[in-house]
Context: one part of a larger RNA
RNA sequence: CGUAGGAAACUUGAGGGGAGCUGACCCUAGUACGAGAGGACCGGGUCGGACGUACCGCUGGUGUUCCGGUUGUGUCGCCAGACGCAGUGCCGGGUAGCUAAGUACGGAAGGGAUAACCGCUGAAAGCAUAUAAGCGGGAAGCUCGCCCCAAGAUACGGUUUCCCGAGCCGCAAGGCUCCUGAAGGCCCCUCGUAGACGACGAGGUUGAUAGGCCAGGUGUGGAAGCGCUGUAAGGCGUGGAGCUAACUGGUACUAAUUGGCCGUGCGG
Numbered sequence: 001c002g003u004a005g006g007a008a009a010c011u012u013g014a015g016g017g018g019a020g021c022u023g024a025c026c027c028u029a030g031u032a033c034g035a036g037a038g039g040a041c042c043g044g045g046u047c048g049g050a051c052g053u054a055c056c057g058c059u060g061g062u063g064u065u066c067c068g069g070u071u072g073u074g075u076c077g078c079c080a081g082a083c084g085c086a087g088u089g090c091c092g093g094g095u096a097g098c099u100a101a102g103u104a105c106g107g108a109a110g111g112g113a114u115a116a117c118c119g120c121u122g123a124a125a126g127c128a129u130a131u132a133a134g135c136g137g138g139a140a141g142c143u144c145g146c147c148c149c150a151a152g153a154u155a156c157g158g159u160u161u162c163c164c165g166a167g168c169c170g171c172a173a174g175g176c177u178c179c180u181g182a183a184g185g186c187c188c189c190u191c192g193u194a195g196a197c198g199a200c201g202a203g204g205u206u207g208a209u210a211g212g213c214c215a216g217g218u219g220u221g222g223a224a225g226c227g228c229u230g231u232a233a234g235g236c237g238u239g240g241a242g243c244u245a246a247c248u249g250g251u252a253c254u255a256a257u258u259g260g261c262c263g264u265g266c267g268g
Base pairs, nucleotide, nucleotide: 001152005163006162007161008160009159010158011157015149016148017147018146021049022048023047024046025045026044027043033038051106052105053104054103055102059100060099061098062097066093067092068091069090070089071086072085073084074083075082076081110144111143112142117137118136119135120134164267165178166177167176168175169174179265184262185261186260187259188204189203190202191201192200209255210254211253212251213250214249215248216247219243220242225238226237227236228235229234
């Protein structure tokens, strides 16, 4: 820009893409078959491998925004307690998120048309013949079925809902004047497990969108201070203590203020 008014939401599916793998064991059955050795078709079940998709409840990894330990040194006058620097100084753990080695699921079943191949009926050609007329069976392959995209599918599809004036001129498309600026959208702002930017999604006071605060959870692992004890290093008590990121819920305290723009007027 188009989809012959504009808008919001939900869709149909032409067409396109993805997937499509395979093993072992058990039963049938030591049956059919075979002198024996050996050993099935068909059908049913169980457990795997690789590959793929999704997810983070579990097991783990990471987690330089959380907690603790500790070495050297410097500073806060000193003690104590802290902080800076040394690759996060080093080390032990670890929330959210992200993740695999973790978890769940998938390939199918089934329908249709077929290939090789196997048939039924059957003449030409009194026989025979699956073929000439006619009718079947038959593949991991084709097509539908499963998952994803999808109306620029210009053959531009469908459904529901919402919105929009008076006068004059003109055969009409339309034009002029006055009034109007709808539905809806955007800008801007607060944000997001959405994201390179756009986009997408949640909000903007009729508000829980982010921050703060409160409560909880989680993690760390027993804070500081004080008391007791020990010559002391230290230990014990107060006390599952103190602190706690990205998590959960709540709460208008802070910030989403006020506003502006686009879009018209019933539509060949």

Large-subunit ribosomal RNA, domain VI from a soil metagenome, 268 nucleotides, folded computationally.